RNAcentral holds the sequence, with entries from ENA, Ensembl Metazoa and Rfam. The RNA shown here (transfer RNA) has 71 nucleotides and comes from Caenorhabditis brenneri. It matches the Rfam family "tRNA". The coordinates come from a structure-prediction model, not an experiment, and the mean pLDDT is 82. The source organism's lineage runs through Eukaryota, Opisthokonta, Ecdysozoa, Rhabditidae and Caenorhabditis.

RNA sequence: GCGCCGGUAGCACAGUGGUAGUGCAUCAGACUGGUAUUCUGGCGACGCGGGUUCGAUUCCUGCCUGGCGUC
Numbered sequence: 001g002c003g004c005c006g007g008u009a010g011c012a013c014a015g016u017g018g019u020a021g022u023g024c025a026u027c028a029g030a031c032u033g034g035u036a037u038u039c040u041g042g043c044g045a046c047g048c049g050g051g052u053u054c055g056a057u058u059c060c061u062g063c064c065u066g067g068c069g070u071c
Stems, first nucleotide, its partner, number of pairs: 001070007010024004018054001026042005047063005
């Protein structure tokens, strides 16, 4: 250089056109003499730009970035 795969919450991952979710973490409350456990609830995210579409995390495209393969 070329080809392929990935980028979603603090971390690990789902979600493939119409509402953005799960676990852990974090915060608050309940429980407890206290801590832990447990239960309930809250906060928090679609890499950046453009295009297609009534509507884009999703499809197309350029770029950035990580990984793998190859010369």